[in-house]
Order: sequence, then C1' cells, then structure tokens
RNA sequence: GCCCCAGGUCCGAAGGGCGCCGACGCGCGAACCGCGUCAGGGCCUCGCCGGCAGCAGCGCUAAGCGAUGCUCGGUGUCGCUUCGGGAAGCCUGGGGCACU
Repeated sequence: GCCCCAGGUCCGAAGGGCGCCGACGCGCGAACCGCGUCAGGGCCUCGCCGGCAGCAGCGCUAAGCGAUGCUCGGUGUCGCUUCGGGAAGCCUGGGGCACU
C1' cells in the first nucleotide's frame, strides 16, 4: 500500500426512557341570562277538589378549574435496546498478501 471480515458513523422499523398535547375516568364548579325538584308565599276557583307559574333550598351538570391514572391516542426528543438495509467515504479491531 492492497484485499477480506466485523463493528461504528448513515437510513429505516419495532420497542423502551423522558417531556408535551388530547380523550376517558375522579373531584370542584352557574347571584341572573342551564335543567330537575320545588317548602313558604302568590295566582286561578263562590267554595271544595285540584291546577298554574315559581323565589329560597337541594340535586344534576355546561363552560371552565384541580389532583391524578400498570388506561388509550398523537407528537417531540434520546452518545438507549433489538432487527433490517447500504458498503462510495471516514474511524476502530482482526486476518491475509505484497514491498521495505
């Protein structure tokens, strides 16, 4: 110096770690402009029976907020793991040949 092999660098896939977003589940959550129920009181009725609307209260939830999950999906990243691909170049290791 040449050749071969393997690994890395390169590309891709699957998985995993970390993070972000969304869905679902849990909780909170409407002075009035949500729903339900509607004490008292009001109205209708000659009266009775009953009916009507409906404040407070209570309940359920919307928008939204909060804490989280061996849950699901998406996404970013990684001197991560494995597999596949390529061998033109570079790096590392091994072997062979040639020259000195």